Background: Transfer RNA from Poecilia formosa, 74 nucleotides, folded computationally. The RNAcentral record of the sequence draws on Rfam. It matches the Rfam family "tRNA". The family's RNA type in Rfam is transfer RNA. Rfam describes the family as follows. Transfer RNA (tRNA) molecules are approximately 80 nucleotides in length. Its mean pLDDT, the model's own confidence on a scale to 100, is 82.

RNA sequence: GGCCUGUUAGCUCAGCUGGUCAGAGUAUGGUGCUAAUAACACCAAGGUCAUGGGUUCAAUCCCCAUACUGGCCA
Numbered sequence: 001g002g003c004c005u006g007u008u009a010g011c012u013c014a015g016c017u018g019g020u021c022a023g024a025g026u027a028u029g030g031u032g033c034u035a036a037u038a039a040c041a042c043c044a045a046g047g048u049c050a051u052g053g054g055u056u057c058a059a060u061c062c063c064c065a066u067a068c069u070g071g072c073c074a
Stems, first nucleotide, its partner, number of pairs: 001073004006068002010026004019057001028044005050066005
């Protein structure tokens, strides 16, 4: 330098062929339970879907560029 994969909550990851509240586990906070902790149960908070453009009535999803990550080739 060329090609390909990936980027979603603090962390690990889902999210189907574009359709109107974006989810799970874990972690965090609260409540219950207990003599008290742990465990367990319930509730809550937490998101610029990497960034910027484009297509569309509508984009996490499609297209382009950039950044970063991993891999292959030279």